This is a predicted structure of a 1544-nucleotide RNA (small-subunit ribosomal RNA) from an anaerobic digester metagenome. Its mean pLDDT, the model's own confidence on a scale to 100, is 83.
[in-house]
RNA sequence: AGAGUUUGAUUCUGGCUCAGAACGAACGCUGGCAGCGUGGAUGAGGCAUGCAAGUCGAACGGGAUCGAGUCUAGUAGUAAUACCUGACUCGUGAGAGUGGCGGAAGGGCGAGUAAUGCGAGAGUAAGCUACCCUUCAGUUCGGGACAACGUUUGGAAACGGACGCUAAUACCGGAUACGAAGUACGGACGAAUGUUCGUAUCUUGAAAGAUGGGGACCCGCAAGGGCCUGUUGCUGGAGGAGGUGCUCCCGUGCCAUCAGCUUGUUGGUGAGGUAAUGGCUCACCAAGGCUUACGGCUAGGUGGACUGAGAGGUUGGUCACCCGCACUGGGACUGAGACACUGCCCAGACUCCUACGGGAGGCUGCAGUCGAGGAUCAUUCGCAAUGCGCGAAAGCGUGACGAUGCGACGCUGCGUGGAGGAUGAAGGCCCUCGGGUCGUAAACUCCUGUCAUGAGGGAAAAGUGGAUACCCGCUAAUACCGGGUUAUCUUUGAUGGUACCUCAAGAGGAAGCCACGGCUAACUCUGUGCCAGCAGCCGCGGUAAUACAGAGGUGGCUAGCGUUGUUCGGAUUUACUGGGCGUAAAGCGUGCGUAGGCGGUCGCGUGUGUCGGAUGUGAAAUCCCGGGGCUCACCCCUGGAAGUGCAUCCGAAACUGCGUGGCUUGAGUCUGGGAUGGGUGACUGGAACACAUGGUGUAGCGGUGAAAUGCGUUGAUAUCAUGUGGAACACCGGAGGCGAAAGCGAGUCACUGGAACAGAACUGACGCUGAGGCACGAAAGCGUGGGGAGCAAACAGGAUUAGAUACCCUGGUAGUCCACGCCGUAAACGUUGCACAUUUGCCGUUGGGGGAAUUGACCCCUCCAGUGGCGGAGCUAACGCGUUAAAUGUGCCGCCUGGGGAGUACGGCCGCAAGGCUAAAACUCAAAGAAAUUGACGGGGGCCCGCACAAGCGGAGGAGCAUGUGGCUUAAUUCGAUGCAACGCGAAGAACCUUACCCAGACUUGACAUGUGACUGCACGCCCUGUGAAAGCAGGGUUCCUUCGAGGGUGUCACACAGGUGCUGCAUGGCUGUCGUCAGUUCGUGCCGUGAGGUGUUUGGUUAAGUCCACCAACGAACGCAACCCCUGCGUCCAUUUGCCAACAGGUAAUGCUGGGAACUAUGGACGGACUGCCCCUUCAAACGGGAGGAAGGUGGGGAUGACGUCAAGUCAGUAUGGCCCUUACGUCUGGGGCUGCACACGUGCUACAAUGGUCGGUACAGCAGGAAGCAAGACCGCAAGGUGGAGCAAAACCCUAAAGCCGGCCUCAGUUCGGAUUGGAGUCUGCAAUUCGACUCCAUGAAGUUGGAUUCGCUAGUAACGGCGCAUCAGCAUUUGGUGCCGUGAAUACGUUCCCGGGCCUUGUACACACCGCCCGUCACAUCAUGAAAGCCGUCUGCACCCGAAGCCGGUGCCCCAACCAGCAAUGGAGGGAGCCGUCCAAGGUGUGGGUGGUGAUUGGGAUGAAGUCGUAACAAGGUAGCCGUAGGGGAACCUGCGGCUG
Repeated sequence: AGAGUUUGAUUCUGGCUCAGAACGAACGCUGGCAGCGUGGAUGAGGCAUGCAAGUCGAACGGGAUCGAGUCUAGUAGUAAUACCUGACUCGUGAGAGUGGCGGAAGGGCGAGUAAUGCGAGAGUAAGCUACCCUUCAGUUCGGGACAACGUUUGGAAACGGACGCUAAUACCGGAUACGAAGUACGGACGAAUGUUCGUAUCUUGAAAGAUGGGGACCCGCAAGGGCCUGUUGCUGGAGGAGGUGCUCCCGUGCCAUCAGCUUGUUGGUGAGGUAAUGGCUCACCAAGGCUUACGGCUAGGUGGACUGAGAGGUUGGUCACCCGCACUGGGACUGAGACACUGCCCAGACUCCUACGGGAGGCUGCAGUCGAGGAUCAUUCGCAAUGCGCGAAAGCGUGACGAUGCGACGCUGCGUGGAGGAUGAAGGCCCUCGGGUCGUAAACUCCUGUCAUGAGGGAAAAGUGGAUACCCGCUAAUACCGGGUUAUCUUUGAUGGUACCUCAAGAGGAAGCCACGGCUAACUCUGUGCCAGCAGCCGCGGUAAUACAGAGGUGGCUAGCGUUGUUCGGAUUUACUGGGCGUAAAGCGUGCGUAGGCGGUCGCGUGUGUCGGAUGUGAAAUCCCGGGGCUCACCCCUGGAAGUGCAUCCGAAACUGCGUGGCUUGAGUCUGGGAUGGGUGACUGGAACACAUGGUGUAGCGGUGAAAUGCGUUGAUAUCAUGUGGAACACCGGAGGCGAAAGCGAGUCACUGGAACAGAACUGACGCUGAGGCACGAAAGCGUGGGGAGCAAACAGGAUUAGAUACCCUGGUAGUCCACGCCGUAAACGUUGCACAUUUGCCGUUGGGGGAAUUGACCCCUCCAGUGGCGGAGCUAACGCGUUAAAUGUGCCGCCUGGGGAGUACGGCCGCAAGGCUAAAACUCAAAGAAAUUGACGGGGGCCCGCACAAGCGGAGGAGCAUGUGGCUUAAUUCGAUGCAACGCGAAGAACCUUACCCAGACUUGACAUGUGACUGCACGCCCUGUGAAAGCAGGGUUCCUUCGAGGGUGUCACACAGGUGCUGCAUGGCUGUCGUCAGUUCGUGCCGUGAGGUGUUUGGUUAAGUCCACCAACGAACGCAACCCCUGCGUCCAUUUGCCAACAGGUAAUGCUGGGAACUAUGGACGGACUGCCCCUUCAAACGGGAGGAAGGUGGGGAUGACGUCAAGUCAGUAUGGCCCUUACGUCUGGGGCUGCACACGUGCUACAAUGGUCGGUACAGCAGGAAGCAAGACCGCAAGGUGGAGCAAAACCCUAAAGCCGGCCUCAGUUCGGAUUGGAGUCUGCAAUUCGACUCCAUGAAGUUGGAUUCGCUAGUAACGGCGCAUCAGCAUUUGGUGCCGUGAAUACGUUCCCGGGCCUUGUACACACCGCCCGUCACAUCAUGAAAGCCGUCUGCACCCGAAGCCGGUGCCCCAACCAGCAAUGGAGGGAGCCGUCCAAGGUGUGGGUGGUGAUUGGGAUGAAGUCGUAACAAGGUAGCCGUAGGGGAACCUGCGGCUG
């Protein structure tokens, strides 16, 4: 840092996906050790059990127990003494109680909370503060109770009741008052409420003791106290520290489909309340207050964490700070502090106990359990450390904490060995069989000893505390007490015998997971066969899968590795940094204008923003840097930096803001003469049209591709005249004008708007934009009332059509028109918001001005404003835009964020309705799209060619037969070829063979090839016998060389292997067909383009031709074209037999027969000839046209020759060949059958239908060829096929040789003397064989057929047509019929390129690229999925009204009750308080009625997806009616039609 994926390819837009990092994770496979971290994210669901908050006897009464001492009764003893009773003293001090402090901390959780919260910064002159520190002052005199306890009593229990005794640092009263508080007066200060100081003989209000020591003195009988002194407590102040309450500004989610909310609401006055401000509460008054409010959804906030280059985005577990909560809801009490996690009261739900009367409980503390869940640990040890509470202290308590355990959950470290070792072992895998690879890997040799294991040693963490001594302080004091880094002794460790160290032994105990098509590092084999499966995206799998599964190998990471989920990144894909809006998504239809944003120029002031400095704060931890400690690292300690922020103060004054004073250029006002389909109203006009009336006039009119419906003899159409009516305004008219847009077009008048130009003056920034808002807004449509000529949705009819709810035609209603009112949308488009400024040009045009000039108003030059065309720079993905920007900048507004779902649903607003505006989600796809490129295609265009059409000639399609194919049949009818380009094709010849098929019978190293081993020593072969249909099987006979080893050969057996016309032509080679003998197809370099690509190859001519020429950012070249090759047509030369014979000679019945000749023909070799060379015309040129000469003239005719490529075209059955399959058979041999089968259909042919003929007789003229298992003459026989026989010929020698034609006779138009099928009979030939199944001959028979429907084929000259002759294959069979050649006879026609078909080039459109046999739309049917509506039903939240109203605070009352104070001798009274009762408020609950939200719901609506369903063909090409937008109507459906608009 990027990559994959839209296309045939390209550029762009745009989404999807991947590579990275992270995690409180989970799952799969695997798992050695250690350290440090971390671990219920879900049900704030329910909880058994244990523990988690106590402590103080130095506050108090009391004191079980135990110990000691003294005294004492008793017993034992002589006694000492022992035991024991009781009393006292001292010590110890359990459990409970009074009292104090602490249970508001620590610990847990995140339900609630969008602000009573948190964060940052301030304020408190509006506050409080226990314990702690400092300081000032004090600590006085009294009193009465209640627990405990005792007695008694209720209850199952929990828990009480009554009476009696008692202490205090518990409670109460009095005194005093340095402060304090209040009041009054005065001063100072402050922006203010106020603060502060002073004065007063004013007013008010405190306290508690405990304990240690002590010489003199005093009191007391004593104990003890006073007194002195230490420590500590208590009270009233002042201050501090820490804590806490309250307040303010700013910041801190989403939804506007939540836009209005609010009555204690906002403020005031007064009162109450509080520690304190305040509607916090109340009474009264005023009517305010808020507005990202109100409402809904979600959520604890932060330091920080993750990610990122950063800005940001996401997140808030562990640690730290704050807040909130404690079963749910409400409430207060106590207290310094709570409305209180392990306190109280009430209500509710749930659980438990119960004697049924009543009670108890709250793990969101630590462990643990159940449940739910993909998922998260031990009912451990210890208070040794750190901290907290209490205490004077020792100490006690502490599931805080410190430790250990469990979990690879994370991070970090270590190990599973190191070095050597090639016969590159064995084995695996692959293999082209040579080898390669795993691989120095292993074995083997030599070492090491981390971790684990065993043994031994063994910490730090410990500081305190206690005792003694010493020093210092206090003091009268060497008591006491306090302090001490002093000395000595002593006590305390859960972890743990752990860390660590040493020793021992031995490579011994310790490697997996994922991937290997591309992205993305890593490849082969086997299996499978669109199956099984994979997949993050693209996509793999249909018999050769690097993509599935296994294996080998390789790559990556490593005690882990993958997967899944989530977040950020990549994504500049929400764009602040850092995006866009002509055509990709995106400019509101247009204007006016509010708020807001932005704003010309020159000063002055100010100091809002801005900039600089300082101070405070920004907790710690974290991150970063320096240093240090654990062996390193993770981790930890320490210091720094940072914390981009906020607040305050000081300073600066360019810019910005504000204030103020000017200016004129922005803006506006004014004057002038012009331009204008700008708007509104009224009036007027002519043409056309329809209708009406009348005249003329007669048979049609009208309409179409063609028709019909329709109109017309009741007189149409046509024509003339007159009248009526409504709508629209030809020409002018223009790329022209005006308007904000929509839009505006006859003329005149009236009213009215705006702009441009020119000009002197005036105002003095008055400006630009513009969320909301308001106004205007084509067509269609709606309402009311008019109007209605034409046109014309709907509708009707006629056509067309497979159908035609359309296109076409005839009619025709709304509507179109007017007035008034709605609607508010269009492709409302320049698909381009408005304003201002800057930036090369050329050419038009409109309005105005100036100049020059003129007869002129024309023309010309120029300035301003508008409106067009082309183009430069620049911009753009490209197309294109280009002073009228899509260039360069500024300001403001609107809008976009993948396609579909959908501009839809729901909600809201508007509308009479139609509908409009606003506007989602589920689900689904990996694309959808823009521009341009190359092709292909078009019922697009242009040019051109071809027997393509046309013009002709002859055929096919009808008949019979032949042949091939399909189909049917069959045991088999072997296989292949299937539009052109299969079908007389493979097959240049199926009776057997061929032969591949079927039936039957046989063989198994085989019919054929090579090799090895063993055996045989027999040759191979030949002959014979049996059996058999044959093949074969069984057997016999005969027969070699030899150096006797063996070799060659042969046979048998065995093994490798042979063999296969078995499959795959979609695995292939080769060959072939076709487009097409069409003129095309490319390359190098250069140039153009971001690129695909273009150019060249286009263009203008020309040609059969990309043939040639010219021009040209192209210049050259290659494969094709042409030519070179062959045949044929003319000539020359040479040669001359088997061919030829003109002249000469000879000869025959006749014949080049003979001599001879080399002229001619011919043969076969070499040359020549034709090249647009010459002439004319025209051209730049090439060429075309014409002409001459010539045998031949413009490639002379014909052949061979087939570019790049297309069709997965054909062929595995010609051969070759990969893979697969068969191996006593899918191989091989043999006999027989079949390939020939026949209701049919098609193709290709032959013969005909006759007189241009048939038949009979006579007669003439070829060429190419072939011949030895051959061609065969003459002769003879047969009617003939043929036979007998055999001259000649391995061939210019012999053999085979024409027919049509010509001459003559007959036939005379008929199913015939046409035609020959079919059938019967008799024969010939070949062959082993002619039945299935050959050809031919003769006799007889004598079918269909009388020129062939739609349609269709060939051919342009020696051609078509007609006629015969040869050859290959071959035993025979080609025959009148196939193929291939040859010669003979020998035409007609082409105006021309509109049309059909095919092709070439250029161009155009495209939504096609498997390329029009393309693509693609909608209904319907079926299945699945998500969703809307829906009578209702269910849940949840909430508003309003009312009812009820617990506990409790507050208020009232308080006839009942009451120790402390007062009065009183007392009784009692008073002061004060209380229970109870009443009331306000109020939780839960109830009733009714609304709203929000979620679920469900018969039925129903559309949507999406799905295999090859149905109907049509709407769109893409002019898509066959151009398409699309808005609107309205109609229709199975796509759609059609009307009106207006757009060009995409």